[in-house]
Context: one part of a larger RNA
Molecule: large-subunit ribosomal RNA, domain IV
Organism: Primorskyibacter flagellatus
RNA sequence: CGAUGUUGAAGGAACUCGGCAAAAUACCUCCGUAAGUUCGCGAGAAGGAGGCCCAGUUUCAACGCAAGUUUUGGCUGGGGGCACAAACCAGGGGGUGGCGACUGUUUACUAAAAACACAGGGCUCUGCGAAGUCGCAAGACGACGUAUAGGGUCUGACGCCUGCCCGGUGCUGGAAGGUUAAAAGGAGGGGUGCAAGCUCCGAAUUGAAGCCCCAGUAAACGGCGGCCGUAACUAUAACGGUCCUAAGGUAGCGAAAUUCCUUGUCGGGUAAGUUCCGACCUGCACGAAUGGCGUAACGACUUCCCCGCUGUCUCCAACAUCGACUCA
Numbered sequence: 001c002g003a004u005g006u007u008g009a010a011g012g013a014a015c016u017c018g019g020c021a022a023a024a025u026a027c028c029u030c031c032g033u034a035a036g037u038u039c040g041c042g043a044g045a046a047g048g049a050g051g052c053c054c055a056g057u058u059u060c061a062a063c064g065c066a067a068g069u070u071u072u073g074g075c076u077g078g079g080g081g082c083a084c085a086a087a088c089c090a091g092g093g094g095g096u097g098g099c100g101a102c103u104g105u106u107u108a109c110u111a112a113a114a115a116c117a118c119a120g121g122g123c124u125c126u127g128c129g130a131a132g133u134c135g136c137a138a139g140a141c142g143a144c145g146u147a148u149a150g151g152g153u154c155u156g157a158c159g160c161c162u163g164c165c166c167g168g169u170g171c172u173g174g175a176a177g178g179u180u181a182a183a184a185g186g187a188g189g190g191g192u193g194c195a196a197g198c199u200c201c202g203a204a205u206u207g208a209a210g211c212c213c214c215a216g217u218a219a220a221c222g223g224c225g226g227c228c229g230u231a232a233c234u235a236u237a238a239c240g241g242u243c244c245u246a247a248g249g250u251a252g253c254g255a256a257a258u259u260c261c262u263u264g265u266c267g268g269g270u271a272a273g274u275u276c277c278g279a280c281c282u283g284c285a286c287g288a289a290u291g292g293c294g295u296a297a298c299g300a301c302u303u304c305c306c307c308g309c310u311g312u313c314u315c316c317a318a319c320a321u322c323g324a325c326u327c328a
Base pairs, nucleotide, nucleotide: 001323002322003321004320005319006318007317008316010314011313014312019309027051028050029049030048031047036041038157052079053078054077055076056075057074058073061070062069063068080084092307093306094305095304097302098301099299100298104116105115120155121154122153123152124151125150126149132141133140134139158294159293160292161291163224164223165222168221169220170217171216172215173214174213177212178211179210183206184205188201189200190199191198192197225243226242227241228240229239252286253283264280265279266278267277268276
């Protein structure tokens, strides 16, 4: 000097990205227990008291004919110790936001989460030799199932809801017309031959699906405007004009896990707060199953605050053990 422990005056988070680490709490009985809530919960909420030994008294139960033996609970009085759940073992607690409903699952060896899954919801395909998947095939799974079934895809308990756009892309339906392959067709023409012929090119016309076209469809992929003016202070604009669009963002939420400017502004909390909570709305660039907004319970998730507690710190010290080091 290091590692692992133990202890520490006064203070008690002043440490630090952050109470990381440590300390503290811890058992049983009794008392007591808030907001909120899906009435289940929250809850061991929180917060308190008692616990050892002896004596007296009372009581319960079992066994026994009885004497009695063992046992349960209550009350009263006393005793000793620094310490009575005497060692070990053994919850710290509360408040407020965010996200995800929940129990689960995951990067075996840097990530356990807000990611995945989930019950629930929707759309879509599939009538059975099903759709779909594997295989060249036979065949197999689906399924010894049959639309309350099976496949695909999105969302993700529950509550209140889920607006407008079908112009583009996709999907579904339609069949009048246009286009269109092989094929059919064969006007006409070329080569060769004396010829019959052989051979080659080939217009019109008839030709499917598809595409063009016509509709539907957004819990399909997706999208959801600009400029100017206007009210009897000012400001603002319910109102008007105009351009463009398929349609111009509805409800709800909003400096947000989303806000650049930004430490926005106001309020709260602190003596002092780039974080936090509540508002405002000027949303650079929220927004409705790529779901929107809430939500009790839950979480080795995450933000902020408080109580308790402490060597995290002010500020370090001592001791124990093991190393390092010195000497042999």